[in-house]
RNA sequence: GGGGGCGUGGUCCAACGGGACGACGCCGGUCUUGCACACCGGAAAUGUGGGUUCGACUCCCACCGUCUCCA
Numbered sequence: 001g002g003g004g005g006c007g008u009g010g011u012c013c014a015a016c017g018g019g020a021c022g023a024c025g026c027c028g029g030u031c032u033u034g035c036a037c038a039c040c041g042g043a044a045a046u047g048u049g050g051g052u053u054c055g056a057c058u059c060c061c062a063c064c065g066u067c068u069c070c071a
Base pairs, nucleotide, nucleotide: 001070002069003068004067005066006065007064010024011023012022018054026042027041028040029039030038047063048062049061050060051059
C1' cells in the first nucleotide's frame, strides 16, 4: 500500500427490509431472623456521518475502531 471479516444494553450474543431475542449481570418486590437460592417485575443497546426506500441492525458510500490475509 492492497483484499477480506467484525462493530447491537455492563458482558456475551440473536434478529427475511416491517419498531430489537435471549443468557449472565444490575435494580425493585415476594420468600427468609438475615443472606443466598427460587419466583415475579423493571431499567438499560444497533460505532460515526451520509444515501436508497413508504419503511434500514439489515442494502450502498465514506470514515473510525478491531481482527486477519497478501505485498
Molecule: transfer RNA
Organism: Gemmatimonadota bacterium